[in-house]
RNA sequence: GGGGCAUUAGCUCAUUUGGCUAGAGCGCUUCCAUGGCAUGGAAGAGGCGAGCGGUUCGAAUCCGCUAUGCUCCA
Numbered sequence: 001g002g003g004g005c006a007u008u009a010g011c012u013c014a015u016u017u018g019g020c021u022a023g024a025g026c027g028c029u030u031c032c033a034u035g036g037c038a039u040g041g042a043a044g045a046g047g048c049g050a051g052c053g054g055u056u057c058g059a060a061u062c063c064g065c066u067a068u069g070c071u072c073c074a
Base pairs, nucleotide, nucleotide: 001073002072003071004070005069006068007067010026011025012024013023019057028044029043030042031041032040033039050066051065052064053063054062
């Protein structure tokens, strides 16, 4: 320098090929049960989807460029 893959909540991931103002587990906060811990149960907060553009009535999803990481080739 070139090719491929990945990037979504604090962490690990899902989102079945455009209809989502996006879910799960763990973690976090509050409450209940117990004398307390552990544990179990209930409720809640937390993401505008790596960044910027484009296509479309509509984009996490399609296209382009950029950034970061992994990997292959030279």
Predicted 3D model of a 74-nucleotide RNA (transfer RNA) from Candidatus Mycosynbacter amalyticus. It matches the Rfam family "tRNA". It is annotated as a transfer RNA. The coordinates come from a structure-prediction model, not an experiment, and the mean pLDDT is 81.